Notes: This is a predicted structure of a 393-nucleotide RNA (Bacterial RNase P class A) from a Nitrospiraceae bacterium. Of the family's consensus pairs, 94% are formed in the model. The RNAcentral record of the sequence draws on ENA.
RNA sequence: GGAGUAGACCGGGUGAUCGCUCGGGUGAAAGUCCGAGAGGAAAGUCCGGACUCCACAGGGCGGGGUGCUGGGUAACGCCCAGGCGGAGCGAUCCGACACCGGCGCCACAGAAAACAGACCGCCGAUGGCCCGAAAGGGAUCAGGUAAGGGUGAAACGGCGGGGUAAGAGCCCACCGCAUCUGUGGUAACACAGAUGGCACGGCAAGCGUCAUCCGGAGCAAGGCCAAAUAGGAGGAUGUUCCGAUUCAUUGCAAUUGGAGAAGGCUGGCCCGGCCAAGUCCUCGGGUAGGUCGCUGGAAGCUCGGGGCGACUCGAGCUCAAGAGAAAUGGUCACCCUCGUUUCAGCAUUGCGCCGAGACGAGACAGAAUCCGGCUUAUAGGUCUUCUCCAGCG
Numbered sequence: 001g002g003a004g005u006a007g008a009c010c011g012g013g014u015g016a017u018c019g020c021u022c023g024g025g026u027g028a029a030a031g032u033c034c035g036a037g038a039g040g041a042a043a044g045u046c047c048g049g050a051c052u053c054c055a056c057a058g059g060g061c062g063g064g065g066u067g068c069u070g071g072g073u074a075a076c077g078c079c080c081a082g083g084c085g086g087a088g089c090g091a092u093c094c095g096a097c098a099c100c101g102g103c104g105c106c107a108c109a110g111a112a113a114a115c116a117g118a119c120c121g122c123c124g125a126u127g128g129c130c131c132g133a134a135a136g137g138g139a140u141c142a143g144g145u146a147a148g149g150g151u152g153a154a155a156c157g158g159c160g161g162g163g164u165a166a167g168a169g170c171c172c173a174c175c176g177c178a179u180c181u182g183u184g185g186u187a188a189c190a191c192a193g194a195u196g197g198c199a200c201g202g203c204a205a206g207c208g209u210c211a212u213c214c215g216g217a218g219c220a221a222g223g224c225c226a227a228a229u230a231g232g233a234g235g236a237u238g239u240u241c242c243g244a245u246u247c248a249u250u251g252c253a254a255u256u257g258g259a260g261a262a263g264g265c266u267g268g269c270c271c272g273g274c275c276a277a278g279u280c281c282u283c284g285g286g287u288a289g290g291u292c293g294c295u296g297g298a299a300g301c302u303c304g305g306g307g308c309g310a311c312u313c314g315a316g317c318u319c320a321a322g323a324g325a326a327a328u329g330g331u332c333a334c335c336c337u338c339g340u341u342u343c344a345g346c347a348u349u350g351c352g353c354c355g356a357g358a359c360g361a362g363a364c365a366g367a368a369u370c371c372g373g374c375u376u377a378u379a380g381g382u383c384u385u386c387u388c389c390a391g392c393g
Base pairs, nucleotide, nucleotide: 001389002388003387004386006384007383008382009381010380012335013334014333015332016331017330018329020037021036022035023034024033025032026031039364043375044374046373047372048371049370050369051218052217053216054215063214064213065212066211067210068082069081070080071079072078083097084095085094086093087092098209099208102207103206104203105202106201119149120148121145122144123143126142127141129138130137131136157175158174160172161171162170176198177196178195179194180193181192182191183190184189222292223291224290225289232283233282234281235280236279237278240259241258242257243256244255245254246253263275264274265273266272299318300317301316302315303314304313305312306311336362337361338360339359340358341357342356343355345353346352
């Protein structure tokens, strides 16, 4: 210098001006002054909790999540450290990493796919056949053979030697595997030794088994105050007035018309009583609306202690949006970063360096009860760790 790897961070700045939300001061009010006002993901709403209400004696069945080991944490499917397997020269990265005893499945290809299988190939010692007097030779009918070829994701240990008719863990060495023992480690696991001649194919992202965790709904949770209208409960009031006609001594009767909320029961009729309707008052529930929940918290920063680390303990300091159909914005100027381009200067074979100007761009995105994570989006830029390659000293 180039190519990578892992992690952390910034993600426009300053001023003016016009607005918006909240808090405080002032004012009778209108207003005015001061202060504060989005993120690393506020996103997806995928996990885990706090908080709230409902349910709940205890246990089982069912259902769902998680799944190497140890640790961290309020908790987790998160994080840290480690083990094992895989990828990479390496830094490093990735892993649906428990169990195949039972049931089930193993496409295509292939002769054969799970108590295996003879297509090609090899052999044909043995029995039979042919030639030969015999010794022996030949073909391969029976048969033997999983070493070789071919198919496949996978072919019933690998490789070398012995052995054999040819072969074969048939025998032996090494490797693998299984069992046992020992050592190290908290453990996952690793290493070593002995024994065994290989027995035990794969799949649980198929049914299932084992271990472990899980009650439900969510701030539109939930609490308080509480209008109009309608409806509910209780109480009070309340039983008419006017005109005409009939009967008649008389109206308290009857009929009828009108006003009107004015009717029913009791009764021969009236009074009275009871109940409606209406009017008024009170109470209680809910709605609109208001208010609390609401942001001071498993909080942040600094320093110190413990720990490889995740994290934790102690001390000090700080308070940083709280709206609610939803404020946190617009415009202008200057600066910053990046890109394109023009001009001037320097240098030159060339690449170029540097100054000024013009134009363009400055991402992803937007709190809604609050935290811990994960995932996804993100223009441009900064810093650090380590690795590999090349050059120079």

It matches the Rfam family "Bacterial RNase P class A". Gene Ontology terms of the family: dimeric ribonuclease P complex, ribonuclease P activity and tRNA processing.
The coordinates come from a structure-prediction model, not an experiment, and the mean pLDDT is 76.
It is recorded under the gene name rnpB.